[in-house]
Context: one part of a larger RNA
Formats: sequence, C1' cells, structure tokens
RNA sequence: UUGGGUUUAAAGGGUGCGCAGGCGGUCAGUUAAGUCAGCGGUCAAAGCCCGGGGCUCAACCCCGGCCCGCCGUUGAAACUGGCAGUCUCGAGUUGGAGAGAAGUAUGCGGAAUGCGCGGUGUAGCGGUGAAAUGCAUAGAUAUCGCGCAGAACUUCGAAUUGGGAAGGCAGCAUGCCGGCUCCACACUGACGCUGAGGCACGAAAGCGUGGGUAUCGAACAGGAUUAGAUACCCUGGUAGUCCACGCAGUAAACGAUGAAUGCUGGCUGUCCGGGGGGAUUGACCCCUGGGUGGCGAAGCGAAAGCGAUAAGCAUUCCACCUGGGGAGUACGCCGGCAACGGUGAAACUC
Repeated sequence: UUGGGUUUAAAGGGUGCGCAGGCGGUCAGUUAAGUCAGCGGUCAAAGCCCGGGGCUCAACCCCGGCCCGCCGUUGAAACUGGCAGUCUCGAGUUGGAGAGAAGUAUGCGGAAUGCGCGGUGUAGCGGUGAAAUGCAUAGAUAUCGCGCAGAACUUCGAAUUGGGAAGGCAGCAUGCCGGCUCCACACUGACGCUGAGGCACGAAAGCGUGGGUAUCGAACAGGAUUAGAUACCCUGGUAGUCCACGCAGUAAACGAUGAAUGCUGGCUGUCCGGGGGGAUUGACCCCUGGGUGGCGAAGCGAAAGCGAUAAGCAUUCCACCUGGGGAGUACGCCGGCAACGGUGAAACUC
C1' cells in the first nucleotide's frame, strides 16, 4: 500500500458554519466526454506466458499466438456526465398554533454567610477519633435589633424532565435575539448531503489590564497524627473563586459510539403537538408527528452487550488506526505575553 477496522482490544476530529472537492430524487428528449463493440495503425527483436516442433530427454534451439496500453475511425445509447426541459415525494418559503433552565442585557428579591454598631448576658467558645493551635473578662460563643458587603439561587421543581451544535444552561421580571416541533398544503422546483483547508464557538485551571473580595480556598504558617508525615484531620490563610475587556484552546470536551438518507417484528413509560371516539368538565381509549427512557424479535457482536435514538441491512462524504515501550518525547515549523498548544519522528529495546 491493499485489505480489515474505529462502544470497551490501536482507532470518531471537542462542536458547529462552510469555500474547493466527492456524492446526489422523478420523467421524457438530445449529445456522445466516460462506457461498450467492430475495423485499422502502433506497441523493434530477444525474453516471460500459451500452443506446437527439433536435438535419445532436459537445459538449449525453432515456429505460431495472445494479453495490455496509446492513437485513429465507424457505430451503440442502458448507465454516469454535458445541454435544454418536466415533476413534487428531498430541501426551502408562506399561513396558523405550541413548548422550553437556549443566548444576551438591565432591573429587582428573600434566606444564608461574614463584618460593623447597639441591647441582653457570663465564662467559656470552637474543633476532633481524642486533642491542640485558634477565639474569649479589652466581654467572646449564644440571642435580639439596625446597617453594610459580596457570592450563590434552597423550597415550590428536580425527574432517565426540558431546551442548546458542543462546551454548557436552573430565583423573579422586562427588552432584544437564535433554534425547534406540529397542522394546513398556498408557493419555489433538487435549490440537496458531506466537507480537506478555512472561520467561529469552546468546562475548569491559567495569563494580561483594571475593579471587587462575603464564602470557599492551591501555595504558605501553625496544631495534631506518625518511625517519619513536605499528606489525609484541625485552626488560619495569599493567589484564585466574582465582574469588564483581551488572550489562551485544552479535558474521562464521553453515548469512550462522526454527519446524512432509506429500509427492517413488537411491548411499555414519559415530554411537546395534531385528529377521532367518549359526557360524572372530560377519566380513559384509538390513530398520527417530533423528542426522551426501559425491555426485547430478527440480525449483529470476541463477549459484555447493541437492538427503529442500532453496535442490524445498505448508500454517500469526512476523520482516524496498523504490536508494546521509547513518546505525545526530540528536532523543525506554525501559534502564544508566558504557561504551553498544534503538527510529530528515530535510534535503541521487548
């Protein structure tokens, strides 16, 4: 490389948008680039291969032939492509409904925590396995009142719930704004799928500048524990945690499962719609569309398991794997303020 693979053995890019490229629904027409066929030219000889023959056989030698490629020409028109049309099922638009913690900005709220001031009150509080460090007669802890601050949103409501491309999203209200679903079937008429590069988004920690700092809390200090204890436990506590703007660009970024389309028995729960039946104001039943779960036929799988939300049966496109270690290292390049990220070997060794 081919082949075979990618939930867990090596292997799905963190996610989206999308240029190029690849692939692409229906019907009839045309063309003849791909495709197929005939004929011709060329492809030196020898050799290989096939058939036959000559040396007693073989090696060796002789004769004949093919394959395949390219070019020209004449045809065929099913399929692919080109061109000009047709259609409506894919895709989109329109109208009408609907759900939601999707996003963003501003405002507001109560509880808790800490602090400040004041009142009551007196000897302890706190903490642990037990203690001690710590706090406290300069009046703590507890309790009441008033005030301030920052951060997070308990109950209701929390759940195989919902919505989002993923990361992620949960107090209330308002503004702005994205997506989705259903019904009608009015319109466009293949406008589609995927997507190397590229661009954008991207938890936490981290970085820069400026603010903020209640809680928690790397580092650090102290107290314990211990043989030691640079830990686990305790008392403190800086960065950080929060905000604005900018950078960084990684995660067990996980469903360890790329995206899209079609097809393939069922049963059962739940969320959001539509239609029908049902009359104790509507329980419940049936049909149907979209999501989210459980169990399972067939099938698949090494098994565990998956099973219409496939890991089944197929098609298209992208990404990735090819024994373990060395190593996600070295070097080079690109990016970054840095930290570091991306790309990514070899020797050697088993």

Predicted 3D model of a 350-nucleotide part of an RNA (small-subunit ribosomal RNA, central domain) from an uncultured bacterium. Its mean pLDDT, the model's own confidence on a scale to 100, is 85. It matches the Rfam family "Bacterial small subunit ribosomal RNA". Its family is annotated with structural constituent of ribosome and ribosome in the Gene Ontology. The full RNA is in RNAcentral, with records from ENA.